[in-house]
RNA sequence: GGGUUGGUAGCUCAGCGGAUUAGAGUUCAUGGUUCCGAAUCAUCAGGUCAAGGGUUCAAAUCCCUUCCAACCCU
Numbered sequence: 001g002g003g004u005u006g007g008u009a010g011c012u013c014a015g016c017g018g019a020u021u022a023g024a025g026u027u028c029a030u031g032g033u034u035c036c037g038a039a040u041c042a043u044c045a046g047g048u049c050a051a052g053g054g055u056u057c058a059a060a061u062c063c064c065u066u067c068c069a070a071c072c073c074u
Base pairs, nucleotide, nucleotide: 001073002072003071004070005069006068007067010026011025012024013023029043030042031041032040050066051065052064053063054062
């Protein structure tokens, strides 16, 4: 230098066939339970979907550019 895959909640990830209000587990917080804890149950909080631009009535999803990570080739 070229190519492939990926970037979504604090963490691990799904969603990537365009239209469901962006979700699951876990963590944190609060409460129940307990003599106190652990475990468990309930509730809440937490996101400019890596960044910018474009197409579209509508974009996490499609297109372009850039950044970052892993791997392969030279």
This is a predicted structure of a 74-nucleotide RNA (transfer RNA) from Pellia epiphylla var. borealis. The same sequence occurs in records of 2 taxa. A source record names the gene trnR-CCG. The prediction has a mean pLDDT of 83. It matches the Rfam family "tRNA". Rfam's curators write: Transfer RNA (tRNA) molecules are approximately 80 nucleotides in length.